[in-house]
Molecule: RNase P RNA; transfer RNA
Organism: Synergistales bacterium
RNA sequence: GGAGUAUCACAAACGAUCGCUGCCGGCACGCCAAACGGCUUGCCGGUGGAGGAAAGUCCGGGCUCCAUAGGGCAGGACGCUGGAUAACGUCCAGUAGGUGCGAACCUCAGGCGAGUGCCACAGAAACAAACCGCCGGCCUAACCGCCGGUAAGGGUGAAAAGGUGGGGUAAGAGCCCACCAGUCGCAGGGUGACCUGCGGGCUAGGUAAACCCCGUCCGGAGCAAGACCGAAUAGGGGGGGAUGAGGCGGCCCGCUGACCCCCGGGUACGGUCGCUCGAACUCGGGCGCAAGUCCGAGUCAAGAUAAAUGAUCGUUCAAGACAGAACCCGGCUUACGGGAUACUCCCCAA
RNA sequence: GGGGCUGUGGCGCAGUGGGAGCGCGAUUCCUUCGCACGGAAUAGGCCAGGGGUUCGAAUCCCCUCAGCUCCACCA
Numbered sequence: 001g002g003a004g005u006a007u008c009a010c011a012a013a014c015g016a017u018c019g020c021u022g023c024c025g026g027c028a029c030g031c032c033a034a035a036c037g038g039c040u041u042g043c044c045g046g047u048g049g050a051g052g053a054a055a056g057u058c059c060g061g062g063c064u065c066c067a068u069a070g071g072g073c074a075g076g077a078c079g080c081u082g083g084a085u086a087a088c089g090u091c092c093a094g095u096a097g098g099u100g101c102g103a104a105c106c107u108c109a110g111g112c113g114a115g116u117g118c119c120a121c122a123g124a125a126a127c128a129a130a131c132c133g134c135c136g137g138c139c140u141a142a143c144c145g146c147c148g149g150u151a152a153g154g155g156u157g158a159a160a161a162g163g164u165g166g167g168g169u170a171a172g173a174g175c176c177c178a179c180c181a182g183u184c185g186c187a188g189g190g191u192g193a194c195c196u197g198c199g200g201g202c203u204a205g206g207u208a209a210a211c212c213c214c215g216u217c218c219g220g221a222g223c224a225a226g227a228c229c230g231a232a233u234a235g236g237g238g239g240g241g242a243u244g245a246g247g248c249g250g251c252c253c254g255c256u257g258a259c260c261c262c263c264g265g266g267u268a269c270g271g272u273c274g275c276u277c278g279a280a281c282u283c284g285g286g287c288g289c290a291a292g293u294c295c296g297a298g299u300c301a302a303g304a305u306a307a308a309u310g311a312u313c314g315u316u317c318a319a320g321a322c323a324g325a326a327c328c329c330g331g332c333u334u335a336c337g338g339g340a341u342a343c344u345c346c347c348c349a350a
Numbered sequence: 351g352g353g354g355c356u357g358u359g360g361c362g363c364a365g366u367g368g369g370a371g372c373g374c375g376a377u378u379c380c381u382u383c384g385c386a387c388g389g390a391a392u393a394g395g396c397c398a399g400g401g402g403u404u405c406g407a408a409u410c411c412c413c414u415c416a417g418c419u420c421c422a423c424c425a
Base pairs, nucleotide, nucleotide: 001346002345003344004343005342006341007340008339010337012316013315014314015313016312017311018310020049021048022047023046024045025044026043027042028041030039031038032037051322055333056332058331059330060329061328062327063222064221065220066219070253071252072251073250075218076217077216078215079214080094081093082092083091084090095109096107097106098105099104110213111212115211116210117207118206119205131154132153133150134149135148136147137146138145162180163179164178165177166176167175181203183201184199185198186197187196188195189194226273227272228271229270236263237262238261239260240259246256247255265424266423267422280299281298282297283296284295285294286293287292317320351421352420353419354418355417356416357415360374361373362372363371368405376392377391378390379389380388398414399413400412401411402410
């Protein structure tokens, strides 16, 4: 100097003017009230005002209602081990396998030695098979043919019945031996996944992001949840319903117990609450490898409802990417700019 | 804001692990004096995009993109 890996923080800055929006304070007019006080509108002042992804809505939870959520079946999700957590499909630490020279990264990583299914074409055979071949016997002058043994070699295929080598044999074969792979048993280590060693038997195809089996977990709906107030209309018509409507997503049980569905009608994007203080954030200390947790101190940081963050000017620089909250939070995924730190590899120079 | 569904030739659709197809349409030829009808043939697809599982993916799994649809309140 180049290429890369991991982690972390940031998301142009400052000033002036005008403007939008929430809250607080003051003043003025008006209304209510006996008064204290309250409300509407306007003006002035102060103060707060998008993100790391606010996004996709892919998971998990809080919250609300339906029995303060019940039982069973069905269904769904997850799947190495240990831990973290409110919970998770997330995170941390490890194990095994794989990729990369490496820093490091990836893995839907239980079970096909329970059952069933599938494995197109090709091939004899896709699970326990024999086409060519090899060997033996019968027959024959010989070939052919028939019977039997075998699975080393050939061929087919993505995949062919442990692999390599030697012995052995009529030819062969874990038939025997050595090493390797896998599995089982025992011993040791580890909380565990698993690792190491020894020994014996044996060789078992793949596929579970195929049905399924095993283990764990899961009730449903979603802030347009839900609660209260107000305005207006025809509490009109049809159907079902205490022999049980509906709640309760699929079914059964169980609970509850009078309304429910359709047509028609009205209101106009009606108001208030839910609404932002929360598994919150910052700093310090203890424990832990870490994720995290406990204790102490401090801080309050948008809450709109047609929906607010903008515009103009000036200065500076590295010249500004992706992109805009809508009940809230923890993650994942996707989009995207420049930077810092640590580490790896290569090249050059000393 | 929340829930659900779909994406296959130009258009409408089928195909749910092993050949990408059907109907209409398009083009060319035959038929006709000419057109329509009819007959024959051809072209046109990375199955929305990317990644994974598998020997093999339109199909199974994950992510993204695009489109469609439903849900206001009162009695």